[in-house]
RNA sequence: GGGUCCUUAGCUCAGUGGUAGAGCAAUCGACUUUUGAUCGAUAGGUCACCGGUUCGAACCCGGUUGGGCCCU
Numbered sequence: 001g002g003g004u005c006c007u008u009a010g011c012u013c014a015g016u017g018g019u020a021g022a023g024c025a026a027u028c029g030a031c032u033u034u035u036g037a038u039c040g041a042u043a044g045g046u047c048a049c050c051g052g053u054u055c056g057a058a059c060c061c062g063g064u065u066g067g068g069c070c071c072u
Stems, first nucleotide, its partner, number of pairs: 001071006010024004018055001026042005048064005
């Protein structure tokens, strides 16, 4: 330098055009001898960035940043 895949909550990941979700973690409450376990609730997101298509984009298209693998 070329090819290819990934980028979504603190972490691991789902969601393939129509209100962004789960598990774990966090906070609060219940229970409990207990700060653990269990149960309930709450909060947490410019969906990496810029632009385009569309009535409407996390999702489709182009470019950029970062990361993995392969080739040179």
Notes
A computed fold for a 72-nucleotide RNA from Raphanus sativus, annotated as transfer RNA. The coordinates come from a structure-prediction model, not an experiment, and the mean pLDDT is 81.